Predicted 3D model of a 1396-nucleotide RNA (small-subunit ribosomal RNA) from an uncultured prokaryote. Model confidence (mean pLDDT): 84 of 100. Its Rfam family is "Bacterial small subunit ribosomal RNA". Its family is annotated with ribosome and structural constituent of ribosome in the Gene Ontology. RNAcentral holds the sequence, with entries from ENA.
RNA sequence: GGCGGCAUGCUUAACACAUGCAAGUCACGCCGACACACCUUCGGGUGUUUAGGAGUGGCAGACGGGUGAGUAACGCGUGGGAACCUACCUUUAGGUACGGAAUAACGCAGGGAAACUUGUGCUAAUACCGUAUGAUCCCUUCGGGGCAAAGAUUUAUCGCCUAAAGAUGGGCCCAUGUCGGAUUAGUUAGUUGGUGAGGUAAUGGCUUACCAAGACUACAAUCCGUAGCUGGUUUGAGAGGAUGAUCAGCCACACUGGGACUGAGACACGGCCCAGACUCCUACGGGAGGCAGCAGUGGGUAAUCUUGCACAAUGGGCGAAAGCCUGAUGCAGCCAUGCCGCGUGAGUGAAGAAGGCCUUAGGGUUGUAAAACUCUUUCACCGGUGAAGAUAAUGACGGUAACCGGAGAAGAAGCCCCGGCUAACUCCGUGCCAGCAGCCGCGGUAAUACGGAGGGGGCUAGCGUUGUCCGGAUUUACUGGGCGUAAAGCGCACGUAGGCGGAUGAUCAAGUUGAGGGUGAAAGCCCGGGGCUCAACCCCGGAAUUGCCUCCAAAACUGGCAAGCUAGAGUCCGAGAGAGGAUGGCGGAAUUCCCAGUGUAGAGGUGAAAUUCGUAGAUAUUGGGAAGAACACCGGUGGCGAAGGCGGCCAUCUGGCUCGGUACUGACGCUGAGGCGCGAAAGCGUGGGGAGCAAACAGGAUUAGAUACCCUGGUAGUCCACGCCGUAAACGAUGAGUGCUAGUCGUCGGGCGGCAUGCCGUUCGGUGACGAAGCUAACGCAUUAAGUUCUCCGCCUGGGGAGUACGACCGCAAGGUUGAAACUCAAAGGAAUUGACGGGUCUCCGCACAAGCGGUGGAGCAUGUGGUUUAAUUCGAAGCAACGCGCAGAACCUUACCAUCCCUUGACAUCCCCAACGCGGAUCGCAGAGAUGCUUUCCUUCAGUUCGGCUGGUUGGGUGACAGGUGCUGCAUGGCUGUCGUCAGCUCGUGUCGUGAGAUGUUGGGUUAAGUCCCGCAACGAGCGCAACCCUCGCCCUCAGUUGCCAGCAGGUUAAGCUGGGCACUCUGUGGGAACUGCCGGUGAUAAGCCGGAGGAAGGUGGGGAUGACGUCAAGUCCUCAUGGCCCUUACGGGCUGGGCUACACACGUGCUACAAUGGCGGUGACAAUGGGUCGCGACCUCGCAAGAGUUAGCUAAUCCCCAAAAGCCGUCUCAGUUCGGAUUGUUCUCUGCAACUCGAGAGCAUGAAGUUGGAAUCGCUAGUAAUCGUGGAUCAGCAUGCCACGGUGAAUACGUUCCCGGGCCUUGUACACACCGCCCGUCACACCAUGGGAGUUGGUUUUACCCGAAGGCAGUGCGCUAACCGUUCGGACGCAGCCGGCCACGGUAAGGUCA
Repeated sequence: GGCGGCAUGCUUAACACAUGCAAGUCACGCCGACACACCUUCGGGUGUUUAGGAGUGGCAGACGGGUGAGUAACGCGUGGGAACCUACCUUUAGGUACGGAAUAACGCAGGGAAACUUGUGCUAAUACCGUAUGAUCCCUUCGGGGCAAAGAUUUAUCGCCUAAAGAUGGGCCCAUGUCGGAUUAGUUAGUUGGUGAGGUAAUGGCUUACCAAGACUACAAUCCGUAGCUGGUUUGAGAGGAUGAUCAGCCACACUGGGACUGAGACACGGCCCAGACUCCUACGGGAGGCAGCAGUGGGUAAUCUUGCACAAUGGGCGAAAGCCUGAUGCAGCCAUGCCGCGUGAGUGAAGAAGGCCUUAGGGUUGUAAAACUCUUUCACCGGUGAAGAUAAUGACGGUAACCGGAGAAGAAGCCCCGGCUAACUCCGUGCCAGCAGCCGCGGUAAUACGGAGGGGGCUAGCGUUGUCCGGAUUUACUGGGCGUAAAGCGCACGUAGGCGGAUGAUCAAGUUGAGGGUGAAAGCCCGGGGCUCAACCCCGGAAUUGCCUCCAAAACUGGCAAGCUAGAGUCCGAGAGAGGAUGGCGGAAUUCCCAGUGUAGAGGUGAAAUUCGUAGAUAUUGGGAAGAACACCGGUGGCGAAGGCGGCCAUCUGGCUCGGUACUGACGCUGAGGCGCGAAAGCGUGGGGAGCAAACAGGAUUAGAUACCCUGGUAGUCCACGCCGUAAACGAUGAGUGCUAGUCGUCGGGCGGCAUGCCGUUCGGUGACGAAGCUAACGCAUUAAGUUCUCCGCCUGGGGAGUACGACCGCAAGGUUGAAACUCAAAGGAAUUGACGGGUCUCCGCACAAGCGGUGGAGCAUGUGGUUUAAUUCGAAGCAACGCGCAGAACCUUACCAUCCCUUGACAUCCCCAACGCGGAUCGCAGAGAUGCUUUCCUUCAGUUCGGCUGGUUGGGUGACAGGUGCUGCAUGGCUGUCGUCAGCUCGUGUCGUGAGAUGUUGGGUUAAGUCCCGCAACGAGCGCAACCCUCGCCCUCAGUUGCCAGCAGGUUAAGCUGGGCACUCUGUGGGAACUGCCGGUGAUAAGCCGGAGGAAGGUGGGGAUGACGUCAAGUCCUCAUGGCCCUUACGGGCUGGGCUACACACGUGCUACAAUGGCGGUGACAAUGGGUCGCGACCUCGCAAGAGUUAGCUAAUCCCCAAAAGCCGUCUCAGUUCGGAUUGUUCUCUGCAACUCGAGAGCAUGAAGUUGGAAUCGCUAGUAAUCGUGGAUCAGCAUGCCACGGUGAAUACGUUCCCGGGCCUUGUACACACCGCCCGUCACACCAUGGGAGUUGGUUUUACCCGAAGGCAGUGCGCUAACCGUUCGGACGCAGCCGGCCACGGUAAGGUCA
């Protein structure tokens, strides 16, 4: 959530079921209402006709319908076979004669609650029995023997019996196919076969007796688990995979288990008997039941329908038929469960309405969509007509389908999605929250990914999710994969089964190929045609069914049989090399120990030591002896062996290999599941041996620790014999065998040829290096393949769990072999690339170290920071690269902070309205902390003008748009800056190489300060950087000459460039020159360059500055400025007063002053440079001890002023907490300023702290530098130990690059890429999850042995009973009940196996 057609509809509990229905029908005799007729004593009786009822008998209840529990099987599929049966049906032949005895129903009498049942009496048949006949038929000793029947109704049928045949249905046998597990490897006693007998419809160990000892199995028996099988369905290109609903075929089952009866057929869903469980009834004594039929109920489940109508059709049963029965079936009902079809309107319609959403504010979009106008009526609705399905009758469906008429756009749209995969985008909210998610992954304040909205996309009466199957997945690889390093070659050989196999001709025809025949059910799929308006659906025809069986033919290939061949393989003969193996013996060097001699204090050991040995004589050295083990040199990517492995010499025994000859055999070969053998080291057992070495262990060191590395000792063991173990990175991480496919250079063992006799060439077999083609993901491999063919074996299928657990086998043990799962992760891994990193390598540079000089770290003070405190101590900066930093200067201001008091269109900008005309300045007074409010007096009385408050301007008031914010985010940004680093690097185009990431260029050899230059080179060029060009200092020249200068001339005072004059010099300013490895020598490669020299003011970028590549640090700054977003708006805005930024137990950074004699103090009065100055610098003079004050000249400055330079020199002090040092404090003053209390600077007097050169550690500097000395400036009213600049005096040292730090280049390793401040391992604590073990406990299933033994058929018995037949009437035959035997279900006992 509108309609219709067709189809499906308990996948789970083969769980339990109330109620109704699902199998009857025909014949016969009887009972018998109702009705009718007649009679009647009105009580009733007689007759006819049935509905109905049970019974006897026939046929049917073995079909139809349901379900899938069991079954791994001749159950099913396919194809064959012979030893069988078959009711009803069809055909043919023959027959149907004569008799008899009962019994149910029923009646009567009982028992019982019921179910039911007993006795007695009567009766019918197509029920039962006897006799006769018997063509055929059966048996046979071939003489013979044996077997049947049923009638009914009425004149024609239906029946009955016997036999033969058919059709149909069924039983049995065989071949072949049919799931998983080997952590199931042996199974089987009626078992396998034979003979006899029995049994069956029939073959057969089907059963039984006897005999034999067989039968099945690696081509998977047995056991365990799971499962109905098939046609088909689904998926797939196919091959395959999964599946077995509906429909159709077969099988099995019917509450569970067992059993037979009847019958043509059953061991029987709606039959019987027994046992068991369950339910129900009961009078407690006994009984009844079986929905896996159709409906329906409960239960289970994620989940599956009506207790409907009809036998009208199709079909079935019975019947001669009429007919009856039929939950089979035909229909209807329910469910969007599926498939198919239709509709929910169509046309016109721009003011592009309103509303919504977005917006760059213009607009865009929803959108011709709506409204409006004009139409239509499918479906649904209302009314009417009304089928086919039915050949004569009969219609449940159904007044249905269809047709006609009517009304009216009227009754009819949802779901999912919009980050990529994948079609479809914006806003708001949220802020790692809430949430999303198939995979990757979204969300931490600008989310196309969450939620909402608008818009869009998809599908549509549906849509989305979940689950399942196939596909993609060549990711189990038959088609169609792999194993050097990604998972994967058994440690190695021998060899069984198996697989594969050289060359020739002939033969057979198993495989193979071709032709024919049979079969491969129907339905389905496919093709063609047809019917429902189409389609789904249905009907007809064809094709297909890839298979199996059979027959004919062929003979190439594979195969079989036989024959011959020699190229594979082997044998023989002649040579050869070798650490191949086993046993025995021999040898020397070394080590240790023992004995003796010499000899004396150490030895030994280490990075350094100690433990240890030694005066009881070590070490060293000489001689002698003992013992065990191993074999220096030769020795070599040399040799041998299958691998493990093998090394002194000699002998013996023995395996394999190579070369040459070509005599012999004639495919004898290759591989190899199982199997068997060998198999390093360590380890185990028994017995020896034991020199050295040496796990464990002990001691000494090292270390934070040191159960280690180092040292001193030292036991198993190492050695031998015998026996186990059976594993290794047992590696070439490369299985074995065969053929083919370029070479070059070594080496080992043979052969041949040539001669120049020690070389060259060639050949076979080994062993190496490099390389072509080819292969490979790449690395690499490459005739010793990882190339290319063929054969066989082994092994792999994401990581972890785990080579673990359990089981089994082996082992003395240690352990080995085989070998999972639960659970968990989204990766694990290979090769190569670029970076980064390394207590890796090579090389180079830097005040990086070293060599020096001076500091910091200790003291006092100054200043900044942290911390703490506070109403506030505003904020930022944080390793280097924050910390005398922003701040080139906080008393107010600054000021952003705090407290109080005020303002609200605002201190500032634009616009609008109203009012005023000045605004403004000065000034009086009051209140107040002030802002501010009120007030007095005076000065001035705007500009333009079209003369209109018209315009401008200003002020006051008002309104709202707005102003304002040093509020947040530097991790949203711009700009600017720091840093690596003035380090020499960073890139591009084209080409080339590589699958690619990328490489090359940029690497290499030299050289440089330099990717600077030269040479070489698959590279050739280019760009940003380096250098140079710019400024300044150093030398010279030119021009200019005041305010600068004065050589010469003159004047002049003696004080002076003061004056005339001059521009030579100094200096100032402009413009030029000069330096380029240019010249010489050496070196280097004849280069680039380097070293030395000359000249020169200056020499190798002359000194200094400016200049900062690609980028890094989410570096710093939203508080310079700009700016997105967010936030505040009578306040987070604005104003004022006061306070704070100056606090103070502490800690750190940067500085100043010192600790003194290279000094302090006093005296003396020589020499600079850069700068600054009118709200200014301020001379001279006077006063004051001084800071300073007074007065004022000059100067808008090469003119005047600041301005005194200081270190220097002379004298004194004499090593002291001082004549060092100056903090701190008291007091008196000065200056600036509205104002020095918090909180300025300075002066005088007095006071006189710490400090005697500074621990660990650490900083700067390579020349006019460090050090030291003073001077100026910015900021600024005032305030400088800070900052910026200036000059004076003026050193020491650098051997060198091992080390520390930082950086550049090359190379190497990497498990790092947030890039070593990386990554990452293990224990432990707690909780939880999964699994193994576990004392045990419970249940399922199964095996063996034994006990019990219902029903039942079979065998036996049958002295009780017994109608038909016989009969001598006594009885007999037959039969039955009963009893008994063995078989056997359930049940029980005991012991195992196995699973949970």